[in-house]
RNA sequence: CCCUUAGAGUUUGAUCCUGGCUCAGGAUGAACGCUGGCGGCGUGCUUAACACAUGCAAGUCGAACGGGGAUUAUUUUGACAGAGACUUCGGUUGAAGUCGUUAUAAUCCUAGUGGCGGACGGGUGAGUAACGCGUGGGUAACCUGCCUCACACUGGGGGAUAACAGUCAGAAAUGACUGCUAAUACCGCAUAAGCGCACGGGAUUGCAUGAUCCAGUGUGAAAAACUCCGGUGGUGUGAGAUGGACCCGCGUUGGAUUAGCCAGUUGGCAGGGUAACGGCCUACCAAAGCGACGAUCCAUAGCCGGCCUGAGAGGGUGGACGGCCACAUUGGGACUGAGACACGGCCCAGACUCCUACGGGAGGCAGCAGUGGGGAAUAUUGCACAAUGGGGGAAACCCUGAUGCAGCGACGCCGCGUGAAGGAAGAAGUAUCUCGGUAUGUAAACUUCUAUCAGCAGGGAAGAAAAUGACGGUACCUGACUAAGAAGCCCCGGCUAACUACGUGCCAGCAGCCGCGGUAAUACGUAGGGGGCAAGCGUUAUCCGGAUUUACUGGGUGUAAAGGGAGCGUAGACGGAGCAGCAAGUCUGAUGUGAAAGGCGGGGGCUCAACCCCCGGACUGCAUUGGAAACUGUUGAUCUUGAGUACCGGAGAGGUAAGCGGAAUUCCCCGGUGUAGCGGUGGAAUGCGUAGAUAUCGGGAGGAACACCAGUGGCGAAGGCGGCCUACUGGGCACUAACUGACGCUGAGGCUCGAAAGCAUGGGUAGCAAACUAGGAUUAGAUACCCUGGUAGUCCAUGCCGUAAACGAUGAUUACAAGGUGUGGGAGGAUUGACCCCUUCGGGACGGCAAGAUAACACAAUAUAUAAUCCACCUGGGGAGACGACCCGCAAGGUUGAAACUCAAUGGAAUUGACGGGGGACCGCACAAGCAGUGGAAGUAUGUGGAUUAAUUGGAAGCAACGCGAAGAACCUUACCAGGUCUUGGCAUCCCGUGCAUAGCUUAAGAGAUUAGUGAAGUCCUUCGGGGCGACGGAAACAGAGUGGUGCAUGGUUGUCGUCAGCUCGUGUCGUGAGAUGUUGGGUUAAGUCCCGCAACGAGCGCAACCCUUAUCGUUAGUUACUACGCAAGAGGACUCUAGCGAGACUGCCGUUGACAAAACGGAGGAAGGUGGGGAUGACGUCAAAUCAUCAUGCCCUUUAUGACCUGGGCUACACACGUACUACAAUGGCUAUUAACAGAGAGAAGCGAAGCCGCGAGGUAGAGCAAACCUCAGAAAAAUAGUCUCAGUUCGGAUCGCAGGCUGCAACCCGCCUGCGUGAAGCCGGAAUUGCUAGUAAUCGCGGAUCAGCAUGCCGCGGUGAAUACGUUCCCGGGCCUUGCACUCACCGCCCGUCA
Repeated sequence: CCCUUAGAGUUUGAUCCUGGCUCAGGAUGAACGCUGGCGGCGUGCUUAACACAUGCAAGUCGAACGGGGAUUAUUUUGACAGAGACUUCGGUUGAAGUCGUUAUAAUCCUAGUGGCGGACGGGUGAGUAACGCGUGGGUAACCUGCCUCACACUGGGGGAUAACAGUCAGAAAUGACUGCUAAUACCGCAUAAGCGCACGGGAUUGCAUGAUCCAGUGUGAAAAACUCCGGUGGUGUGAGAUGGACCCGCGUUGGAUUAGCCAGUUGGCAGGGUAACGGCCUACCAAAGCGACGAUCCAUAGCCGGCCUGAGAGGGUGGACGGCCACAUUGGGACUGAGACACGGCCCAGACUCCUACGGGAGGCAGCAGUGGGGAAUAUUGCACAAUGGGGGAAACCCUGAUGCAGCGACGCCGCGUGAAGGAAGAAGUAUCUCGGUAUGUAAACUUCUAUCAGCAGGGAAGAAAAUGACGGUACCUGACUAAGAAGCCCCGGCUAACUACGUGCCAGCAGCCGCGGUAAUACGUAGGGGGCAAGCGUUAUCCGGAUUUACUGGGUGUAAAGGGAGCGUAGACGGAGCAGCAAGUCUGAUGUGAAAGGCGGGGGCUCAACCCCCGGACUGCAUUGGAAACUGUUGAUCUUGAGUACCGGAGAGGUAAGCGGAAUUCCCCGGUGUAGCGGUGGAAUGCGUAGAUAUCGGGAGGAACACCAGUGGCGAAGGCGGCCUACUGGGCACUAACUGACGCUGAGGCUCGAAAGCAUGGGUAGCAAACUAGGAUUAGAUACCCUGGUAGUCCAUGCCGUAAACGAUGAUUACAAGGUGUGGGAGGAUUGACCCCUUCGGGACGGCAAGAUAACACAAUAUAUAAUCCACCUGGGGAGACGACCCGCAAGGUUGAAACUCAAUGGAAUUGACGGGGGACCGCACAAGCAGUGGAAGUAUGUGGAUUAAUUGGAAGCAACGCGAAGAACCUUACCAGGUCUUGGCAUCCCGUGCAUAGCUUAAGAGAUUAGUGAAGUCCUUCGGGGCGACGGAAACAGAGUGGUGCAUGGUUGUCGUCAGCUCGUGUCGUGAGAUGUUGGGUUAAGUCCCGCAACGAGCGCAACCCUUAUCGUUAGUUACUACGCAAGAGGACUCUAGCGAGACUGCCGUUGACAAAACGGAGGAAGGUGGGGAUGACGUCAAAUCAUCAUGCCCUUUAUGACCUGGGCUACACACGUACUACAAUGGCUAUUAACAGAGAGAAGCGAAGCCGCGAGGUAGAGCAAACCUCAGAAAAAUAGUCUCAGUUCGGAUCGCAGGCUGCAACCCGCCUGCGUGAAGCCGGAAUUGCUAGUAAUCGCGGAUCAGCAUGCCGCGGUGAAUACGUUCCCGGGCCUUGCACUCACCGCCCGUCA
C1' cells in the first nucleotide's frame, strides 16, 4: 500500500446502560419425515476391542536333498494279441497295439528335509497423559537380511536325522520305539589379506569419557555347492544405501473439593545382562530424589500432517487419504530369526465355543465377503490378477479379499434434464367478492419447432513397450422415432422473502425467541394464492461463527456481578542517572530442515464442473552459524534527585501501665425536716408508700462514664482513640543538606492487628439491659411496639473467636494536567509588631457548565481524568454462600465452595404519571356554625333485591342502579306464560292459471283469530290481436321477519370526574435518550385571570365575554290590556301591562395598601358594584361506564319458528331486606265561620266547557263563549279576623275494613280513580349512621302542565310567605398546583412475603 471486519428479537408505560437467552451463516462418516429422472467422482458399524457358521486372505523354490507318483522315449523281460509273410495246411514266423516288468534319459507333480518369505501388505483404536506423538538435535553408547561397490577366499574330512519301512498306543488329534538314507541340514580340521580380544610403546587429534594411525607379542573365529559352462550361489572384512534402536531440548486435556510422593526409591563402587548406554538386574555403601514453574493421585484421550469455522488471533475436531505408535479372545512368557516377544507361529493360565468312545483334543474375522446381537444408523458370502505393487523362483510361472473393477445406499460434492417460441375469447374450472369485478394467467387449450437424458438400431476405443483386458460390447460416435417417460419439499405474525377465505373457539393445536388460540385467528387445521430452495426439501443432533459473552489482538470492579477489614513481609513481577564490557532476549544475513497429499497462484486433461495431473510459491516453526549493540538483561567501577540516616524544632483524644479528681445516678447504711401521695403514660395500670415514700438537707459507701471546651478540628495502617497528672513508648511534619549510595515499589502463600456480640476461668456489678410460661397496658389477637421489674452481658485480668453497610460501598505506589475559598501544623519574607499580608511544605474540607471522563447519577489535583507497575476480585437470575468434604475453633461458628433442576430474565441510572396514615401553599355546603330532614319492627305510595310462579318479559348495580328508561301495564301497550291458529307467509321481484273478483253487508259456528255464505261499477292504453295496473289461487327461486345473541365488534346518544382549571402544539434551546423548557418562580384572581421576572417566543382547545332571562330607565308602538267614567257604548294614549329598539356597570371616579404593576380594601354616585341574580354553554381525556329493548349497524343464530294472528292470564303475587317519597305524631296546631283577601305560569276543538237547574257530595243536566292578553279550566292556599278544642292516642293521626254511590271505558273480578256515611291501626319526634341548603336561599303554602279514555304522594314548571348561621381551615371527604420517596405503571382495590391445600 492492498485486501478484510454487517447484524436482529427479547427486561420498561417509555428511555439509556449492564447482562443473559434466542435467530439469520457455514460444516458433518450423519439419522429421521415427505418425495425421487440420469450421469461422473468420492464415501459408507461413530454403538458391542460383542460372539462368530461357511469360503477365501502366505506362500514359493525339484536349478539344495533323498524318496514317491505320473507321462514319454529307448531298453530288459512276461502275458495277451495276432496284421502280414511262408506253409507240408498240421503249423512256423511274427510287425503294429494293449497290460505289466528291468534299466537309462527327459518332462511334470509332489508329502518330507532344507532355503527364503510368514516382522511386509491388510485391520482396529481397547490401552496409553508417555520421549507415546510433533519438532529440532545427539550416539565418542548401537544394529541392519535381501541390494550396490571394493578387497580376499571357496581346501580337506566326519557323524547323524526326517521322509520311508515295520511294530505299538489312541475314538481322534497325534505320538512312542526299532531300522535305512541324502543335502546348500549339522560338526570338527587347515588357511587368514583383513577382523575381534589382551598387553605394553609411539604419533596425531577431541571440551571430555576418548578417537584415529603405526609397528610388535600372544590368542580367537570362515565357507556349499549347483550348472545348460554363460553364470548363479557361499564365506570374511570394509564402505554405501535402506530400515531400525537408544538418549536429549521444547511443545502436548481437566481436576488442589488430589499437597505431599517415592525403598531399586536417588547416587556411588563392583559384577551380570544387552546390538548398545543405563538400577535394566544383583550385592555392598551413602540418604538421597521429585514437588506450588503443580509432584503424587483421579478422570478423560491414540498423536500428527490435516479437516471445519473464523477478518484474524483463536476455537472445535483427528472419519476417509498419508506418517508414527499401540493392539490382535483376556493375562503372562520366551523360542526362532537380520528383524518379533510375532493378527491367520509356539508354551502356560483364565473365560467362552465346538468334537469326544469322557480318557482327551480343537479354535480365535479389530483381514475380504457374510451371520447373529447391539443400535437412530452404515453395503455383495461379486469379477480379475489385465494394470500398479508385494513374496518365492535362474526363469517359465505360482500366490496375492493388497490392488484394479463391478454391485447396493440422493450419504456428500459436481453436472444435465423434466421442453422452446408464438398464443386473450384474458376460455372452463377453482378461490374470493362491495356481485361490478379480481386472482390463478400466456398459464392451459391451439399452432410451429427441437431431441439433452431415458428408449431402439449400427459402429466402437485408449488403458498394453512383443503377447496378455476383469472392467465391457463399457466410455464415446452416428442414425431413425415420439413432447412423449421424468417435481417435489418447506415456509407465508415480527426477526424473515411471501395473504386471503372457511372451520375451530384457551378446545384441538402451534412454537427457534418474543409469543398465538377464550366466536370476526394473515400465528391452530384446510383451501386458493404467494415466497424460497430444487432431485431434493425440511427436522433433529454436534462444532465454529455471530459472542468484544473469558476480552493476547479485545472487557471490567463508586451505585449494574466484582477492591481482600488493615498492616508487615517471603518467593515472584516491575524498577533512578551517566560510562564501559558481554551478547541471553531483540534486530538482521546465510545454511539445513519444515515428507507426500491437502490449501493458495498459474497452466494442462476428462465436452464443462466436481475430479485428476504439472509447475511455482507458501508452510508465519525449529536448529546451526556470521554480524549490530539503541532498548531489556548481565558484569564492572561511579553518581545523587528515589529511599534511608543524623542534627535542631514543634503539634497531637497515637499506644501501654500506675495514680488522682469532681459533677451526676443509685439507696446498701446513718441522721434531720416533712406528709400523702409518688412514679409512669397518648390515656392508664402493674410497681413504691402511714412499718413514713416522693421531695429536701447533712454524712458515708460503691461502681461506671468523663458535661462545657468540641470544631466537615487532631492522631492512628485499619479497627479505633476524649477528665487530670506521671513513667515508658510508636509514628508523622517542617528546616538544614552532614552521611549511606538505588538500599525502591507491589506483594501469591505466611505472620500480626482487628468494632460489637459471643465463649472459658476468676473477680466486680451503680446505671443500662437481650432472655423471662414475669407483671400491667394496647389490640380481633399482641408470644411486639409503651410502662413497671429484671438475669446474663456491659466493667477488670488472662485466653479464645476473626466476623460487620469492617463504607469513601472507591486496593497500594509513582508521575503529570486551569483556577477559587476556608481550615489545623510548621518554615521563610516583609513589618515597630504577636494582627494583617506574601511565598512555601505536608494534612484535612468546600464549591466548580475548566478540560477530561461517565449509562446516567455523580467524580473532578485527597480523581471515577491522563500515563504506568504489582496484587485482589467479576462473568445471567434462582438453587446457594445450601448439602457434603477439607482446614481452623471449647462451642457458636468461620474459611473454601460445586451440581442437578428451573426461569427469560435479575439488575443500574434516569423519565412521565399514579400513589403515600410525606411536606408546602390553595379551593369546594368538605368540615365547622346553623336550619330542615332521612334512619324509628309508624302507616301508605313507589322502585329494587330475594323468595315464589305456567309466566311473575327484559335492561340499569358504589358515588355515577333502586318515584331509573316508564311524560302514566284493566284489553291494547307486551317483549313473558297457557291454549287455539298460519307457513312463499303481513311486504318486494319473476312465472303460471282464473277474469272468477274485491271493498262492504248479513246470517251461522267459534273465546276470538278464523271458517262458511251473500255481494256495487274492475280501471287505463290499444294497431282491437292484446298489453299494463289491481285482486285471488298455485309452483319454485326467495323475499322478509326476529324486543333472538354479542354495548367486550360498532355508529350515534348519555352519565361521571367537573363548570374542576386545566389539556396541548409549532419553532427554538437543553438532554445520548425517554423527555424537559414554555405551563416553573414572586404576587394576584372565581379562573393557566392578570402583572412582573425568566431560554424561551408565539399559538390552539378550555376560563371570561358574545346568547337567553331577570332587576332600572328612556323611546316607539299597541288591543282583547289599562282608565282620571256608577255601568255600557264611545273616547283617550297619562298610569299598569305587553313587545320592539336603546341606555346603563367599566374597578370608570376618590382615598389607602401594594413593587411606580396586576390587584385588594374603604368610599361616593347609582335601580344595580366589583363575573349584580339565574340559565344555556361541559377542554384533552378517564371508567372495554350505560344503551344491539329509541334508532342505525357488522358478525352469529332461527325459518311449519326464536317469525305472524287471537283469547285469557302475567308484568299489580309476598315470611322478608333496602332505597326514594307522601302523611303524621299535633296548640307556631286541628276544626268551624267570615273577608268572593292577595298570584304567577300555563292548557284548551275527538278540546276547555260558563250561567242556570238537580244532588250532602263525587257528579248529572245544559250548551253561552272560546282555535284564546277577549271565553273556559279557575275557587289559589298558607295568611288575616272571630269562635271552639286544652295536652289526651285526643275534635291529633288517618291506615284498614264495611255499606252506599259517581266517572271513564267493549270491559274496572284478578287490577282504576273519586264521593258520602260508618269503622278509627301504628305513631307522642326517632339507635348507630347519614342527606340537603349560604338569600328571595332553606323551610313552608298552594297552582299549572306533559303523558293521558280513565288513573300521581312521581316528574317538569309557577308564584305566595319567608329565616338562622359562617369564628375559621386543626380535622373528615373530594379536587387542582409545587416538591419529595417509591421494588407501583392493569398504576395502593397496586405490588408482595410466609404457612397450608